[in-house]
Context: one part of a larger RNA
RNA sequence: CUGGGCGUAAAGAGCACGUAGGCGGCUUAACCAGUCAGGCGUGAAAGCCCCGGGCUUAACCCGGGAACUGCGCUUGAUACUGUUAAGCUUGAGUUCGGGAGAGGAAAGUGGAAUUUCUAGUGUAGAGGUGGAAUUCGUAGAUAUUAGAAGGAACACCAGAGGCGAAGGCGACUUUCUGGACCGAUACUGACGCUGAGGUGCGAAAGCGUGGGGAGCAAACAGGAUUAGAUACCCUGGUAGUCCACGCCGUAAACGAUGCAUGCUAGACGUCGGGAUUUAAUCUCGGUGUCGCAGCUAACGCAUUAAGCAUGCCGCCUGGGGACUACGGCCGCAAGGUUAAAACUC
Numbered sequence: 001c002u003g004g005g006c007g008u009a010a011a012g013a014g015c016a017c018g019u020a021g022g023c024g025g026c027u028u029a030a031c032c033a034g035u036c037a038g039g040c041g042u043g044a045a046a047g048c049c050c051c052g053g054g055c056u057u058a059a060c061c062c063g064g065g066a067a068c069u070g071c072g073c074u075u076g077a078u079a080c081u082g083u084u085a086a087g088c089u090u091g092a093g094u095u096c097g098g099g100a101g102a103g104g105a106a107a108g109u110g111g112a113a114u115u116u117c118u119a120g121u122g123u124a125g126a127g128g129u130g131g132a133a134u135u136c137g138u139a140g141a142u143a144u145u146a147g148a149a150g151g152a153a154c155a156c157c158a159g160a161g162g163c164g165a166a167g168g169c170g171a172c173u174u175u176c177u178g179g180a181c182c183g184a185u186a187c188u189g190a191c192g193c194u195g196a197g198g199u200g201c202g203a204a205a206g207c208g209u210g211g212g213g214a215g216c217a218a219a220c221a222g223g224a225u226u227a228g229a230u231a232c233c234c235u236g237g238u239a240g241u242c243c244a245c246g247c248c249g250u251a252a253a254c255g256a257u258g259c260a261u262g263c264u265a266g267a268c269g270u271c272g273g274g275a276u277u278u279a280a281u282c283u284c285g286g287u288g289u290c291g292c293a294g295c296u297a298a299c300g301c302a303u304u305a306a307g308c309a310u311g312c313c314g315c316c317u318g319g320g321g322a323c324u325a326c327g328g329c330c331g332c333a334a335g336g337u338u339a340a341a342a343c344u345c
Base pairs, nucleotide, nucleotide: 004316005315006314007299008298012313014201015200016199017198021194022193023192025088026087027086028085029084030083031082033081034080035077036076037075038074039073040072041071042070049065050064051063052062053061054060091191092188093187094186095184096183097182098181103177104176105175106174107173108172109171110154115149116148117147118146119145120144121143125136126135162169163168206247207246208245209244210243211242215241216240220236221235222234223233258312259311260310261309262308263307266290267289268288269287270286271285272284273283274282275281294301295300318345319344320343327338328337329336330335
């Protein structure tokens, strides 16, 4: 260097955009750089390998051959790769017409409920639990009626349903805005795929500054339980949860399954379109369940592949030490990222 792998055994980066690079549709022509063939030169000797010979053999030595798979020059070949030129429309994109959607951002609005406050009715309990107690209540609680304040979340609809690259997104209205899908003809003419570095997005918790604070609730306090109870249960309760701006950059960030493309039995749902038509069918795109071939160590996967192939990237190499140390980079910090070794089994 080649050879093996990555759903669950070690192993797919959390996700995307994209630079370099790698790879790249159909036709024609030219060139001949790669490629292929012939020739010439070179590829020191020794050694390795083969044949033979010399020391009584062997090691050792001598002679000959082969090999030195390479490089340079030259003469040709032109299918493939490449380059140049010309063209094509199937890949990719644009245009037009549609319907679907919790896709994103901002502003405004709404009702139910909890809590608190004010007022009325009303009286001795209320809460809570396995059972209790802490707690609240004659300074009038709980219950109930009316009103007010404030914050947060949006019951039913709701579906293994939809949208988004992922994280994620669920009341209503308006404005701004991204993407996908279907149908149609016209247009551009390979403009493509992947993507080391890089850049951006990225749940929750956490951090900074300033607001806000109803409910819930780390920490904390008390009551129970218990041998103990720094817990589970109960009563309270602060950060936080919410908003704005800025950081953090991690998750079982999971389909534990990278992206793109082609091919490969079917069956039954469901979402968004189209065609023909009125109830069956056909078709495009998504999302599920089952199932053949095939694959798999098995489980299982199975046109949404873990099947059969191609291109590119990432990653793995016994367990522990170690998602660690040191160093670098990033961060306000918490820490993140990159990432060993000794030793040990």